[in-house]
RNA sequence: GUCAGAGUAGUUAUUUCGCGUUAAGUGUUAUACCAUGGGAAGUCGGGUAUAGACGAACACAUAAUGUGGCGGUGAAAUAAUGCGUCCGCUGAG
Numbered sequence: 001g002u003c004a005g006a007g008u009a010g011u012u013a014u015u016u017c018g019c020g021u022u023a024a025g026u027g028u029u030a031u032a033c034c035a036u037g038g039g040a041a042g043u044c045g046g047g048u049a050u051a052g053a054c055g056a057a058c059a060c061a062u063a064a065u066g067u068g069g070c071g072g073u074g075a076a077a078u079a080a081u082g083c084g085u086c087c088g089c090u091g092a093g
Stems, first nucleotide, its partner, number of pairs: 002092004010081009019071003028052007038087003042083001058068004
């Protein structure tokens, strides 16, 4: 030097345990900041804070509550998927 490969942030699915259904949460817009394969730089991707606009999700039984739903709902586990550039790492001839 050539060929092949691993690993990020995340994303999706399933399961479990929760939260909400008393308007939270999710989504959305603006601004600021942060993190993002081992290193460097980095985003049409991710997160946090503040503010704005918008705004969905119930039935049954009940003494307490419970059961089954519903929500672009939270966390964890498992599986699948997953760095564009330069260098590095592993393997091969």
Predicted 3D model of a 93-nucleotide RNA (THF (Tetrahydrofolate) riboswitch aptamer). Model confidence (mean pLDDT): 76 of 100. Its Rfam family is "THF (Tetrahydrofolate) riboswitch aptamer". Rfam's curators write: Tetrahydrofolate (THF) riboswitch was first reported for Ames et al. as an RNA motif in 5' untranslated (5'-UTR)regions of folate transport and biosynthesis genes in Firmicutes genomes.